Source information:
Model confidence (mean pLDDT): 80 of 100. The RNA shown here (Lysine riboswitch aptamer) has 183 nucleotides and comes from Gracilibacillus suaedae. Of the family's consensus pairs, 98% are formed in the model.
[in-house]
RNA sequence: AGUGAGAAUAGAGGUGCAAAAACCAUUAGUACAUAGUGGGAGGCUGGUGUUGCCUGAGAAAGCUAUCGAAAGGGGAAUUUGCCGAAGUAAAAUAAGUAUGCAUCAACUUAUUUUACUGGUCCUUCAUUGAACAAAUGUAGGGCUGUCAUAUAGUGCCACACUAUAUGGAGGGCUAUCUCACGC
Numbered sequence: 001a002g003u004g005a006g007a008a009u010a011g012a013g014g015u016g017c018a019a020a021a022a023c024c025a026u027u028a029g030u031a032c033a034u035a036g037u038g039g040g041a042g043g044c045u046g047g048u049g050u051u052g053c054c055u056g057a058g059a060a061a062g063c064u065a066u067c068g069a070a071a072g073g074g075g076a077a078u079u080u081g082c083c084g085a086a087g088u089a090a091a092a093u094a095a096g097u098a099u100g101c102a103u104c105a106a107c108u109u110a111u112u113u114u115a116c117u118g119g120u121c122c123u124u125c126a127u128u129g130a131a132c133a134a135a136u137g138u139a140g141g142g143c144u145g146u147c148a149u150a151u152a153g154u155g156c157c158a159c160a161c162u163a164u165a166u167g168g169a170g171g172g173c174u175a176u177c178u179c180a181c182g183c
Stems, first nucleotide, its partner, number of pairs: 002181005008176004014083001016082005023075002033066005042054003046104005086117012118144006125137004146168010
């Protein structure tokens, strides 16, 4: 030279990932509220039990008129943090969701564990969603980065670069560093 190990440091992929506030469109002339009509005993519930309140001085559904949102999701740019960035699924724990309480179900948020996905795009189907937007997942296909192998070419030729093909996965790859072995 090199070989092995490392929770060591720093990087690369590109329509790269995520978050935040403002703006814009949509949600929507919808919900709520008020008035009228209507109707004639229920309503305030996703279900059940209990409790409380409103209601024949007229409950609920429906219809008309006036007024008239918001959240979530989305858009283009900005700022910030980053390269398992981040996302998905399952399970567990905690908190929350409409008079109160209890309970069941469903949903939301956070944390942990396990598994999967290199990145991104298109398409079918499924789920979520107001949506024909978008997201997620499966399957199929494309582009691209990285490593290995093979072939061909070039060069400063123990190797490097370019092109093509095949295959793998981020627990990866590149560079430097540390330790050990070895020379």